Overview
The RNA shown here (transfer RNA) has 72 nucleotides and comes from a soil metagenome.

RNA sequence: UGGGGGGUGGUGUAGUUGGCAGCACUCCAGAUUUUGGCUCUGGCAGCUCCGGUUCAAGUCCGGGCCCCCCAG
Numbered sequence: 001u002g003g004g005g006g007g008u009g010g011u012g013u014a015g016u017u018g019g020c021a022g023c024a025c026u027c028c029a030g031a032u033u034u035u036g037g038c039u040c041u042g043g044c045a046g047c048u049c050c051g052g053u054u055c056a057a058g059u060c061c062g063g064g065c066c067c068c069c070c071a072g
Stems, first nucleotide, its partner, number of pairs: 001071007010025004019055001027043005048064005
C1' cells in the first nucleotide's frame, strides 16, 4: 500500500428481509445470613466518528479513525 473481517454499558457478547437495543459478569439497593459468601428480587449504565437515504438506521450508502488476518 492492496484485499478481507471487526468496533454495541465497566468487561464479554447477541441483535440478517431497517421497526421498543437483549443476555451474562461487574456495580448499587433490598431480602436471606451472627458477619461474609452463596441464593433471590429490583435498579444504574451502551450502538467508534462525520455526513447521506428513510416516516424510522446498531442495521443500508459515502468518507474518516482504531484493531485483527492475508498478500506485497
About this RNA: Rfam family: tRNA. Rfam classes the family as a transfer RNA. Its family is annotated with triplet codon-amino acid adaptor activity in the Gene Ontology.